[in-house]
RNAcentral holds the full RNA, with entries from MGnify.
A computed fold for a 329-nucleotide part of an RNA from a marine eukaryotic metagenome, annotated as large-subunit ribosomal RNA, domain IV.
Context: one part of a larger RNA
RNA sequence: CUGUACUGAAGGAACUAGGCAAAUUGCAUCCGUAACUUCGGGAGAAGGAUGGCCUGCUUUUGGGCAACCAGAAGUAGGUGGCACAAAAAUGGGGGUAGCGACUGUUUAACUAAAACAUAGGACUCUGCUAAAUCGUAAAGAUGAUGUAUAGGGUCUGACGCCUGCCCGGUGCUGGAAGGUUAAUUGAUGGGGUGCAAGCUCUUGAUCGAAGCCCCAGUAAACGGCGGCCGUAACUAUGACGGUCCUAAGGUAGCGAAAUUCCUUGUCGGGUAAGUUCCGACCCGCACGAAUGGCGUAACGACUUCCCCACUGUCUCCAGUACAGACUCA
Numbered sequence: 001c002u003g004u005a006c007u008g009a010a011g012g013a014a015c016u017a018g019g020c021a022a023a024u025u026g027c028a029u030c031c032g033u034a035a036c037u038u039c040g041g042g043a044g045a046a047g048g049a050u051g052g053c054c055u056g057c058u059u060u061u062g063g064g065c066a067a068c069c070a071g072a073a074g075u076a077g078g079u080g081g082c083a084c085a086a087a088a089a090u091g092g093g094g095g096u097a098g099c100g101a102c103u104g105u106u107u108a109a110c111u112a113a114a115a116c117a118u119a120g121g122a123c124u125c126u127g128c129u130a131a132a133u134c135g136u137a138a139a140g141a142u143g144a145u146g147u148a149u150a151g152g153g154u155c156u157g158a159c160g161c162c163u164g165c166c167c168g169g170u171g172c173u174g175g176a177a178g179g180u181u182a183a184u185u186g187a188u189g190g191g192g193u194g195c196a197a198g199c200u201c202u203u204g205a206u207c208g209a210a211g212c213c214c215c216a217g218u219a220a221a222c223g224g225c226g227g228c229c230g231u232a233a234c235u236a237u238g239a240c241g242g243u244c245c246u247a248a249g250g251u252a253g254c255g256a257a258a259u260u261c262c263u264u265g266u267c268g269g270g271u272a273a274g275u276u277c278c279g280a281c282c283c284g285c286a287c288g289a290a291u292g293g294c295g296u297a298a299c300g301a302c303u304u305c306c307c308c309a310c311u312g313u314c315u316c317c318a319g320u321a322c323a324g325a326c327u328c329a
Base pairs, nucleotide, nucleotide: 001324002323003322004321005320006319007318008317010315011314014313019310027051028050029049030048031047036041038158052079053078054077055076056075057074058073059072060071061070062069063068080084092308093307094306095305097303098302099300100299104116105115120156121155122154123153124152125151126150132142133141134140159295160294161293162292164225165224166223169222170221171218172217173216174215175214178213179212180211189202190201191200192199193198226244227243228242229241230240253287254284265281266280267279268278269277
C1' cells in the first nucleotide's frame, strides 16, 4: 500500500450524478395513530411506555381418580448491574410528484423497467365438414368430443368521469343500372385450291364473369382535425367582422409536461443561496380523447424532489485484528 472485519473527538450529507456504501431501526405486551379512501384499507402509520432476578397474594387454562405436573394473566413488595428483547436471528421512518391499476412476466451470462401480461372494454370474423391453423392444392389433425353466454383475429388495458368533428384518400362491407374487360361465341368480308360441293388460311360485328370505373355505408378501420386581414372611448387584448382554402378545421380535459426548441420562460413556494422539485400562468417550435383523454385509494428491488433519525460519504483522516503485497533470512 491492498483486501476483509471493527472502533473513533467535534461536526452531521458539507460527500456524490445520486446518502452509493455504511450506520440507524429491529422482539413481545400495553397505550396511541393523520391526510386520503374503491370503506377493504392506509397501519407495524407516526409516536410513546414496560421488560432481568427474588418473595407474597389473587384469578385462571390443559392433563391427571388423586397427590400433583405444565402454563397464562394480574397485583403488592424487594433486589443486582454501565447496560435486563443484555448473545444470535431480527422493519429506519415521513412527505410531494411522475409512470404503470394491482399479484405476475422478461433480455440464462451488461438493461427487471414506465417494457410484456392481466381482469375489464370495444370492433370484427365464424351456423358446424364453422372461422382460423398445420399439412404434398391430400388424407388427416388442432379448433372441440366445443356450437354464437362458443371459438378465432385486432386494438385498448382495474376503477371513476368520458371518448368530440371528418368517409375526400387508403382499406373493409353492401349495391348492381351503365362503362371497361379474358378465354369463349363467330355476323360479314377477303385469300388459296377445286367444275362444284367442300377443305383450308384469315378478318373479327356480336356474346362474354369476377375485378376496376361507378353508387352508398363504415373511424374503439389506416388515418386527418387551417391561413391571412381588420375591429372596443388610454394602452393592450379581441367576444365581433371580412376573405381564401378544406373531407373536416382540435371539442371536453390537460398543458414549459417521460411531450417546450427559444428556456435556467414568468410568478409563487421551499433554501442564506435551487438549470432540479412543487403550485400556477398559456405564447401547446411539435398535448388531446380505446396509436385512448383526464383523475385515482391500494401496490412498486421503478423514477424525481424534500424532511426527521442516523452515520468515516465527507471536513480529514487515525487506530486495531486477520490475510496478502513488499524487504530480509
Rfam family: Bacterial large subunit ribosomal RNA. Gene Ontology terms of the family: ribosome and structural constituent of ribosome.